[in-house]
Parts: sequence; structure tokens; C1' cells
RNA sequence: GCGACGCAAGGGCAAACCCGUCGCAAGACGGGGACGCAAAACUUCCGAUCUCCGCGGACCCUCAGGCGCUUCGUGAAGCGGGUGAGUCGCGGAAGAUAGCGGGGUUGCCGGC
Repeated sequence: GCGACGCAAGGGCAAACCCGUCGCAAGACGGGGACGCAAAACUUCCGAUCUCCGCGGACCCUCAGGCGCUUCGUGAAGCGGGUGAGUCGCGGAAGAUAGCGGGGUUGCCGGC
């Protein structure tokens, strides 16, 4: 100098889960803990997923409350049609994930 190719050594980070704090939530931070990681270092530029909010659509299924009818009899069961939510689509000059993928930046030791 190349590069992220991975045999060694020394070191580094730390998933799930548990505890505490923060957040509406996704989740974040601290402690414990190690599934893994050669970029599991930094960065939301692109895609993806998730959360929240708004708008729109649909009742096949689930839930909720209300309406009508029937039955028993005084609050239950069944049926019917509709509403709202879950769900689906779009938008957010809202957010989360960098340990979802890509891009960008930097980079120890070994290697060449």
C1' cells in the first nucleotide's frame, strides 16, 4: 500500500431471557446473561418489516356494544341485517429496527 480474504494469539461486541428506568407503542438505555458476530463500529441514502396518527375500503373470519325478530321468561339463548375495531389500501415534512438486506464512511491483528 491492497482489502475485509480469516488459520493463530491478545482483546472487543453481546441475541433470547430476567431486573430496573424511559416511551402511547414499536422499542431504547443501565445491570445480569451469552445465541451469535471480522465490522454485531458509525450512518436512515434505498428497499423491507414493525409501531403510532390520519384518510379511505370491506364485513369472509374474530371481538365489542347497540337494533330488530323468535324462544324461554326478565336476562339469557338462537337468528337477521348493519356499526366500530382487528384486518386491507394510501399518506405522514411521525417514529423504531444499522443484530433485516443493500449503499456510504472508518477500521485492530493476521494475510497478500
About this RNA
c-di-GMP-I riboswitch aptamer from a Gammaproteobacteria bacterium, 112 nucleotides, folded computationally. The prediction has a mean pLDDT of 81. The model forms 85% of the base pairs in the Rfam consensus. The sequence was found by an Rfam model in a public genome assembly. The source organism's lineage runs through Bacteria, Pseudomonadati, Pseudomonadota and Gammaproteobacteria.